[in-house]
This record gives sequence, C1' cells and structure tokens, in this order.
RNA sequence: GGGUGCUUAGCUCAGUGGUAGAGCGCUGCCCUUACAAGGCAGAUGUCGUAGGUUCGACCCCUACAGCACCCA
Repeated sequence: GGGUGCUUAGCUCAGUGGUAGAGCGCUGCCCUUACAAGGCAGAUGUCGUAGGUUCGACCCCUACAGCACCCA
C1' cells in the first nucleotide's frame, strides 16, 4: 500500500428497512445471625463519527476513525 471482517447497555452478544433487546452484572426490598443461592421490583444506550438514499435507517450506500486477520 491492497483486501476481508468487526464496532449495539458496565461485560459478552442478538437484532438484515417500521416503537432497540437478552444473559451476566448493578440498585432496592424479601429471605438469612451473616454471606451465597433463591424470590419480587427497578435503572441503564447520542446503535464508532460524518454525510447520502428512503415516507421511514442499528440495518442499504460513501468517506473517515479504531480493532483483528490475510496479501504485498
């Protein structure tokens, strides 16, 4: 320098055009002498950034940034 893949909640990841989700974690309460486990309730996102297409974009297109791998 060229190519491919990835970027979504604190972490790990779903979600391929029509109101953003799960597990774990976190907070409060119950239970316990206490902790863990268990039960009930709850909070949490500029969907990497900027443009474009569309009635409508996490999803399609372009550029850029970061990470990983391959080729030279």
Transfer RNA from an uncultured Pseudomonadota bacterium, 72 nucleotides, folded computationally. The coordinates come from a structure-prediction model, not an experiment, and the mean pLDDT is 81.